[in-house]
This record gives sequence, C1' cells and structure tokens, in this order.
RNA sequence: GCGGAUGGCUGGAUGGCCGCGGGAACUUCGGUUCACGAGGAAAGUCCGGACUCCACGAAGCGAUGGUGCCGGGUAACGCCCGGCCGGGGAAACCCGAGGGAUAGCGCCACAGAGAACAGACGGCCGUGCAUGCACGGUCACGGUGAAACGGUGGGGUAAGAGCCCACCGCGGACCUGGCAACAGGGACGGCACGGCAAGCCCCUCCAGGAGCAAUGGCGAAUAGGGGGUCCGCAUGGACGCGCUUCGGUCCGGACCCCGGGUUGCCAGCUAGACCCCGCCGGCAACGGCGGGGGUAGAGGAAUGGUCAUCGCGUCCUCGGACGUACAGAAUCCGGCUUACAGGCCAUCCGCGCUA
Repeated sequence: GCGGAUGGCUGGAUGGCCGCGGGAACUUCGGUUCACGAGGAAAGUCCGGACUCCACGAAGCGAUGGUGCCGGGUAACGCCCGGCCGGGGAAACCCGAGGGAUAGCGCCACAGAGAACAGACGGCCGUGCAUGCACGGUCACGGUGAAACGGUGGGGUAAGAGCCCACCGCGGACCUGGCAACAGGGACGGCACGGCAAGCCCCUCCAGGAGCAAUGGCGAAUAGGGGGUCCGCAUGGACGCGCUUCGGUCCGGACCCCGGGUUGCCAGCUAGACCCCGCCGGCAACGGCGGGGGUAGAGGAAUGGUCAUCGCGUCCUCGGACGUACAGAAUCCGGCUUACAGGCCAUCCGCGCUA
C1' cells in the first nucleotide's frame, strides 16, 4: 500500500423570524417568561417480563406448545458471555434445529444381483458331460448407485475371503488433566450391527388465561330491568386446558330473547430491573460501591416552516453547482430479526514493497 474479517461511533450543528405540545413560575385572567420536545432501529409483533383484571393455591397424572453440549450472567428468556465438539475457510473468522438410531414404528426413489444382520450380475476356480450347458465354491477384481456389511500390503488357497499377520481404522476396561462438556494415553479384542429423529417417537427442562381497546372512577338510564329453557339446590353446584387428592372462596351454573343507557370526561400516562461518570471484582457477559442528572406523553394525534452560516460527500471553467441514508413515539422495559447514502475509529488475518 492492497485485499479480507470482527467490534464500535456517527448519520447533522449554530443563529434569527414565525408556528405548535405538555411542564414550571408569574398573572391586570387577556396572557408573559423559562427550559425541554421522535430512534438505533421508534419497524416486525418473533421471544421474555413488569403492571392490570379474573378465587383460586399445592401435589400428581395427562393434553397442547416450546427449549435441547458444558459452565456462568440475568427479573426472565428461545437472549448474552466463556468454553467443548462438528462443519466451512489458506487464515483471521463464520455457522450449528449440538440429548437418544441398542424402546418401538417408518423412510432410503430410480439404477442395481442385492439397500440391513441383504445378495450372487459380469467374472474367477473346481467337477461332469463336452465347446457350450449343468452342479458346486467365491465376491478379492469389474459394473450400478448418494450410499454396497472396513482400507493398504503380505501370507495362504483350486480360486478367494480378517481365513491369518503388520499398520491404519473401529470398539475399548483402566489411567492422567479439567467443575464439566471433553481431551490425551491405552491393556485387551469380536476383527464389524448403515443413514435419516430439520419423520413420528423416547428422554430432559419450562409454561393458568386475557391484555393499556388491560383496568378504575365520574356521568348516564321506564332500569341494581323484564322473560324463557336445561342442570342443580348444601349429602349440592361453580371457581380460566382436562382429571384425581388436599386446602380455600362464593351461593347458584350454562344458554337464548326483549329492552334501556353509553361512543363523553378524568385517571392509568411516564421516576423506570432509568441514564451518565469514576473506582473495585471478574477472561467476559455482568455485579458491587461512590458521585451526578431530570431527558416527549399526544388524545384522530404536537415535536414544524423559512432565511443565513457551517459540517460531510461528488464534480468543476476554481466563480460555483448538486446532494446529504433507513426512517416517526402511543403502557413501559430486556432481547432477537430486518432496513440503512456517506463518514470515522480500533483490532486481527493474508499478500506485496521498503528500512
């Protein structure tokens, strides 16, 4: 200098004029002044919660759905951190729906002789008859296929085969290291029983329902309304997936029809598992301690318009011209996923050059 990889920051600023929103102070009640006012994803609505309501709570069994190696973090998680193993890559690094195929079921098309404890096609060998058949042996060589029931070499054989041997591979008692997943070594050995669970399934751990259009209050109404069917009536019935047991609460439960009021106002509504700085502990995620800050809350939906200067980028006739991403809060947080013009910083891998 170039290429690649990982992590992070930013993505506009200042001033004037005019116009909005809630808050604070003042007020002659008309208003005046002050500070503040859309994100890193506010998006998706995919997870986890806080909070609210429903008389339910505990244990067990089941249904349905979700997680899936080990250790740690967190309010919690399907998230994050650190490791292990497997795959991709030359490497930095990236990805993993990462427990079980010896509980059972199912699938592996076509081709091929044969696709799971199978199978004998071509070929090779032997015997008989005789130039091509029959019987027997074999699967080392060849073929088919994504995959053929170990590989290479040697011995042995009629020809062959773990039939025997050496090495590899596979299984592996036990030993060492590690909290562990696992790694290294390895006596001994039948020398062989494929794959798929991101097919059903088995195992492990987790889960009540609905959701701010939750919920509460005010107002309002022939009205705390009227009628019907079924079950049941304290030895009973209901109680937010079902059943059983124990405890608890309520006094009915389910369904249908007629009718009245309401579409309004207030609260919930923004002080939070909040943000910033420093120190300590920890590889880290994160935690502890100390100090500081006050940073939208609309209610059909405010957060804007304009002028000027600057920032950044491109082009140029050096006067200037053009452009400036993805995109708008609605109960609030912790995550994940997706979108993003341009600019900046740091670290790592590789190649080239120079000293």
Molecule: Bacterial RNase P class A
Organism: Silicimonas sp.